Description: This is a predicted structure of a 72-nucleotide RNA (transfer RNA) from Schistocerca americana. RNAcentral records the identical sequence in 2 taxa. Its Rfam family is "tRNA". The family's RNA type in Rfam is transfer RNA. The organism belongs to Schistocerca, within Eukaryota.
RNA sequence: GCCAGGGUGGCGUAGUGGUUAGCGCGUCUGCCUAGUGAGCCGGAGACCUGGGUUCGGAUCCCAGCCUAGGCA
Numbered sequence: 001g002c003c004a005g006g007g008u009g010g011c012g013u014a015g016u017g018g019u020u021a022g023c024g025c026g027u028c029u030g031c032c033u034a035g036u037g038a039g040c041c042g043g044a045g046a047c048c049u050g051g052g053u054u055c056g057g058a059u060c061c062c063a064g065c066c067u068a069g070g071c072a
Stems, first nucleotide, its partner, number of pairs: 001071003005067003010025004018055001027043002030040002048064005
């Protein structure tokens, strides 16, 4: 330089144009316990950036940034 991927709560991951953006771990409140852990109830917390298409974009298109891989 070229090619094809990925970027979503603290971490991992799902979500092929419209439903409150889901799940697991973690974290916080409460319950339980002599106490801690486990268990149970509930909560907070996220779409890489900019632009475009569309009535409507995490999703499609363009550019950029970051990341891992293949070829040279």